[in-house]
RNA sequence: GUGUGUUCCCGGGGUCGGUGAGAAUCCGAACCGGCGGUGAAAGUCCGCGAGCCCUGCCUGCAGGGUUGAGCUGGUGAAAUUCCAGCACCGACGGUGAUGGGUGCCUUGGCGCCCGAGUCCGGAUGAGAGGAAGCACGG
Numbered sequence: 001g002u003g004u005g006u007u008c009c010c011g012g013g014g015u016c017g018g019u020g021a022g023a024a025u026c027c028g029a030a031c032c033g034g035c036g037g038u039g040a041a042a043g044u045c046c047g048c049g050a051g052c053c054c055u056g057c058c059u060g061c062a063g064g065g066u067u068g069a070g071c072u073g074g075u076g077a078a079a080u081u082c083c084a085g086c087a088c089c090g091a092c093g094g095u096g097a098u099g100g101g102u103g104c105c106u107u108g109g110c111g112c113c114c115g116a117g118u119c120c121g122g123a124u125g126a127g128a129g130g131a132a133g134c135a136c137g138g
Base pairs, nucleotide, nucleotide: 002137003136004135005134006133007132009130010129015029016028017027018026030118031117032090033089034048035047036046037045043088044087051066052065053064054063055062056061057060070086071085072084073083074082092121093120094119099114100113101112102111103110104109105108
């Protein structure tokens, strides 16, 4: 250094302002980026995980599905990974200003839809994986 088994640890980030009677949700700006890989460093390339949906059963596992977003120029042997410029994306549930959209009718009501990456929650969870110890073998 390596194979198998086993134990332990680690394993997701991010706010200010404005309007207003009232907004952590509207408006403006700012800020954030899991794991492995890839000739060279990746939120946007290739995969994985988490989440969501379906099925099965022994009810927490197995199988299946779904799963966002980048271009241009530069340097270089090599970069959709670096540098410059301009963009883009963000599970599920909740709350969602007396907000926005829309339908109906008796103008004041009744309904439907939309609305948070940064707030609350599942989660002191799970996990891709990372690192270390021990045992045994070659």
Predicted 3D model of a 138-nucleotide RNA (FMN riboswitch aptamer (RFN element)) from Leucobacter sp. cx-87. It matches the Rfam family "FMN riboswitch aptamer (RFN element)". About the family: The RFN element is a highly conserved domain that is found frequently in the 5'-untranslated regions of prokaryotic mRNAs that encode for flavin mononucleotide (FMN) biosynthesis and transport proteins. NCBI's taxonomy places the organism under Bacteria, Bacillati, Actinomycetota, Actinomycetes, Leucobacter. The RNAcentral record of the sequence draws on Rfam.